[in-house]
RNA sequence: UUUUUUAUAGGUGAUGGAGUUCACCUUAAAUGCUUAGAGCUGAUGACUCCUAUAGGUUU
Repeated sequence: UUUUUUAUAGGUGAUGGAGUUCACCUUAAAUGCUUAGAGCUGAUGACUCCUAUAGGUUU
C1' cells in the first nucleotide's frame, strides 16, 4: 500500500460548526424552487448558540 473477514455501529435530512430533539437509510437515505432564456429563497428537518453573508440605524 492492497485484499479479505470480523467486531463496534454509523450515516443522511439543497451552502459552515456545536448542543438538544425528530424523521429516514443499511450502501442506501440525500442532491431547493420557478415563468427554467434566466431568476429567486435559505447557513436549522425543528429549536438555541457561534461564524460567514445580506439589509437598516447609530457612532
Fluoride riboswitch aptamer (crcB RNA motif) from Clostridium acidisoli DSM 12555, 59 nucleotides, folded computationally. The source organism's lineage runs through Bacteria, Bacillota, Clostridia, Clostridium and Clostridium acidisoli. The sequence is in RNAcentral, with records from Rfam and Ribocentre.